[in-house]
RNA sequence: GUGGAUUCAGGGCAAACUCGCCGAAAGGCGAAGACGCAAAACUAGAGGGGCUUCCGCGCGCACGCGCGAUGCCAGCCAGUUGCCGAA
Numbered sequence: 001g002u003g004g005a006u007u008c009a010g011g012g013c014a015a016a017c018u019c020g021c022c023g024a025a026a027g028g029c030g031a032a033g034a035c036g037c038a039a040a041a042c043u044a045g046a047g048g049g050g051c052u053u054c055c056g057c058g059c060g061c062a063c064g065c066g067c068g069a070u071g072c073c074a075g076c077c078a079g080u081u082g083c084c085g086a087a
Stems, first nucleotide, its partner, number of pairs: 012037002018031005035075001041080003047077002049073003055068005
């Protein structure tokens, strides 16, 4: 150096629920809290996938229904970078 088992050491992140704020929503941020995570770090026009519909279009008398991201999700896959490290 390769390899990547399982613990240790140093540590790191933080699901759900609850509260506050932002947002039309999805969702985000903060607090609190740990279900989990070796990438739960980064990348969201120029990979796939998922969620939402203020607005637009269509239908409808109307309630509303359908379609559509430019909105969102990296804790869905993927890509990029990366700590310790046995045989």